[in-house]
Context: one part of a larger RNA
RNA sequence: UGGUGGAUGGCUCGGCUCAGGCGGCGACGAAGGCUGCGGUAAGCUGCAGUAAGGGCCGGGUAGCCGCAUACAGGCUUAGAUCCGGCCGUCGCCGAAUGGGACCUCCCUCCAGGGGCAAACCCCUGGAAUUCGGGAUACCGUUUAUGGUAUCCCGAAGGCGAACGCCCGGAACUGAAACAUCUUAGUACGGGCAGGAAGAGAAACCAAACGGGAUGCCGUGAGUACCGGCGAGGGAAAACGGCACAGUUCAAACCGAACGCAUCCAGGCAACUGGAUGCGGAUGUGGAGUUUCGGAUGCAGCCAUAUGGGGUCUGACUUGAGAAGCCGAAGUGGACUGGAACGUCCCGCCAUAGAGGGUGAAAGCCCCGUAGGCGCAAUCAAGUCAGAUCCCGGCUGCAUCCCGAGUACCAUGGGUUGGGAUUCCCGUGGGAAUACGGGGGCCACCAGCCUCCAAAACUAAACACGUCCUGAGACCGAUAGCGAACUAAGUACCGUGAGGGAAAGCUGAAAAGCACCUAGGAAUAGGGGUGAAAAGAGCCUGAAACCAGGUGGCU
Numbered sequence: 001u002g003g004u005g006g007a008u009g010g011c012u013c014g015g016c017u018c019a020g021g022c023g024g025c026g027a028c029g030a031a032g033g034c035u036g037c038g039g040u041a042a043g044c045u046g047c048a049g050u051a052a053g054g055g056c057c058g059g060g061u062a063g064c065c066g067c068a069u070a071c072a073g074g075c076u077u078a079g080a081u082c083c084g085g086c087c088g089u090c091g092c093c094g095a096a097u098g099g100g101a102c103c104u105c106c107c108u109c110c111a112g113g114g115g116c117a118a119a120c121c122c123c124u125g126g127a128a129u130u131c132g133g134g135a136u137a138c139c140g141u142u143u144a145u146g147g148u149a150u151c152c153c154g155a156a157g158g159c160g161a162a163c164g165c166c167c168g169g170a171a172c173u174g175a176a177a178c179a180u181c182u183u184a185g186u187a188c189g190g191g192c193a194g195g196a197a198g199a200g201a202a203a204c205c206a207a208a209c210g211g212g213a214u215g216c217c218g219u220g221a222g223u224a225c226c227g228g229c230g231a232g233g234g235a236a237a238a239c240g241g242c243a244c245a246g247u248u249c250a251a252a253c254c255g256a257a258c259g260c261a262u263c264c265a266g267g268c269a270a271c272u273g274g275a276u277g278c279g280g281a282u283g284u285g286g287a288g289u290u291u292c293g294g295a296u297g298c299a300g301c302c303a304u305a306u307g308g309g310g311u312c313u314g315a316c317u318u319g320a321g322a323a324g325c326c327g328a329a330g331u332g333g334a335c336u337g338g339a340a341c342g343u344c345c346c347g348c349c350a351u352a353g354a355g356g357g358u359g360a361a362a363g364c365c366c367c368g369u370a371g372g373c374g375c376a377a378u379c380a381a382g383u384c385a386g387a388u389c390c391c392g393g394c395u396g397c398a399u400c401c402c403g404a405g406u407a408c409c410a411u412g413g414g415u416u417g418g419g420a421u422u423c424c425c426g427u428g429g430g431a432a433u434a435c436g437g438g439g440g441c442c443a444c445c446a447g448c449c450u451c452c453a454a455a456a457c458u459a460a461a462c463a464c465g466u467c468c469u470g471a472g473a474c475c476g477a478u479a480g481c482g483a484a485c486u487a488a489g490u491a492c493c494g495u496g497a498g499g500g501a502a503a504g505c506u507g508a509a510a511a512g513c514a515c516c517u518a519g520g521a522a523u524a525g526g527g528g529u530g531a532a533a534a535g536a537g538c539c540u541g542a543a544a545c546c547a548g549g550u551g552g553c554u
Base pairs, nucleotide, nucleotide: 001547002546003545009539010505011504014475015474016472017471018470019469020468021467022465023464024159025158032093033092034091035048036047037046039071040070043067044066054087055086056085057084058083059082063075064074065073098107099106100105108127109126110125111124112123113122114121115120129156130155131154132153133152134151135150136149137148138147139146163194164192165191166190167189168188174181178228204211205210215242216241217240218239219238225233226232246457247456248455249403253286254285257284258279259278260277261276262275263274264273265272266271291434293401294400295399296398297397298396299395300394301393302392307391308390309389310388311387312386313385314384315383316382317381318380319379320378324373325372326371330346331362332345333344334343335342347364348363349353355367356366357365408429409428410427411426412425413424414423436452437451438450439449440448492499493498512538515526516525517524518523
């Protein structure tokens, strides 16, 4: 001085996190695949023999035939391409479901139809299993059940990122060894569900004061307590917040007053009336639901409607709601430059000076932004009209009712902070009935306080993220997801489960170097493009490493 190399700087169609939304798909055949579909077509994307697509409606405007820049051939102002909604088509495998098959294939039966057709071919429909309801036939029978077969109707099955509940349930590890213990009710396995799940309206806490369903967050608190009292484990009440909501049976009493399906009539509908069948006395329905209770009877008192309330239907109005639409103000002068978005001078808009693009740095060039508009299906609220259901309370006395192998006890286990005291299970015993019963952290007695088990439901506040949208004192290509690149869950490795990369950047614009010379070519020298060769793994281009040249000293 070059080469090699790819650090650094700059960039970002990717990622990460948080917030809001939304939270399912499937026998009407899903998720996921295989194979096809293009004029030329390997991949990705899209689609399915109507195959980068078909139909209708809406939006939208001048171009379009995906990534993908070529050739050929077409479409389109009679509105294409594109965007949104609905509809249609949608091969084979796959829950896979007529039977079979390890490889996406093979082979039947029934009914109907077609090809001259009992046989061969083609088309359409049906044929899995289990459960529920109904019907028929046969078998069996101890008269209580039952079994088999066929038909009709309905349902289920499988998938899904995590979150949830239930059942089962380790070990390494720690204890400086190890057995109780710990790891841990964790990992993992099984079942089931939802957009959340679960819990939940006191047989609860508390403590002599009181609170008032549940859940979640903070505190209480590493406290009480458990523990080879080792290692370790580890609450609750109360308080501060988030969010708030309460209900229904069983029973006493009445005893078919009830419900469902189909059909008919009326009504837009909610619904009403009728008929038939079925369910239902092993009780449909009414009544009633809590601890100042309820039912029935008797006695007494108050109140009571052209009104009030719940649910549902219809119409109207308003709002939300798909693609989308409107949207101010300089393309003024001079200068530099390849280019003005820069500098100087002069203006304008602003409910808009968020952001991005454009040949450098643009409020006024473009897209947008502030602000405003529009809308199908559908949803919500209000008003009006209608349908249907409901409308008593208190006091006293008497009688009746208030969840049974339950409560509770003994014993053996598991589990818990729960230690004699948590919760659960096995075995054995086993109550009371409101003048009753449970609890108040060892047992027992008395008193006091408190609650009413052995039936059920319940929104919100809280968990998660496959997915959509937005944001960021998050990353910026050895970072950030494994993956910014499109043959990334790819290449490649492994029999398999599984493991799993590397790889971004010409330029404003391809203007991607015509032409000449040498050469077989690669390429080189001229020449041209460009602001610059930035000349194709092409922005910048560090170091290690390599080569060559020149000067000084020896």